[in-house]
């Protein structure tokens, strides 16, 4: 110093880095110049830096991979793992024009609810920007204060159309 093994704590625009892109270091080429240098382009080899802001989403099992919305001096390219998505099926529920119960159908939902349209409101946005400070030779990392600024397939009230049967029972 390396593996391995336990434990504990965090993540979901999460984590990771061999592509690429930038930074030092050192060699070597090329052009300028030429007394000697500078400087400037490229390459190679180290060894570091960068690589998703926020909202929004989880009954439970197996399977899938490009799994929603806007923000942004837009590489937030490009990959690798994962992931509340989606499929199927279980579990429990909910609507189906009079209430109730129970059965099949048919769409849904997982404290919310039947499919379609419309409207209004709302959901503390967060980086980024600007000061001001910290590390680091750089590249580029971190802290604080300011002052704006979203949409949605997300959330809440409304209105409009529009959907089955069989059985019993009660108005």
């Nucleotide at each position: 110093g390396c593996a391995a093994c336990a434990u504990u704590u965090a993540u979901a625009g999460c984590g990771c880095c061999a592509g690429g892109g930038c930074u030092a270091u050192a060699u070597c080429u090329u052009a300028c110049g030429g007394u000697u240098a500078a400087c400037a382009a490229g390459a190679u080899a180290u060894a570091g830096u960068u690589g998703a802001c926020g909202a929004g989403g989880a009954g439970g099992a197996g399977g899938u991979u490009u799994a929603u919305c806007g923000a942004g001096u837009g590489u937030u390219c490009g990959g690798c793992g994962g992931a509340u998505g989606c499929c199927u099926c279980c579990c429990g529920g909910u609507u189906g024009c009079u209430u109730c119960a129970c059965u099949u159908c048919a769409a849904c939902c997982g404290c919310a609810u039947g499919u379609u349209c419309a409207a209004a409101c709302g959901c503390u946005a967060a980086a980024c920007c600007a000061a001001a400070g910290a590390g680091g030779c750089g590249a580029c990392u971190c802290u604080u204060u300011g002052a704006c600024c979203a949409a949605a397939a997300c959330g809440u009230u409304u209105g409009a159309a529009u959907c089955a049967a069989g059985u019993g029972a009660a108005a």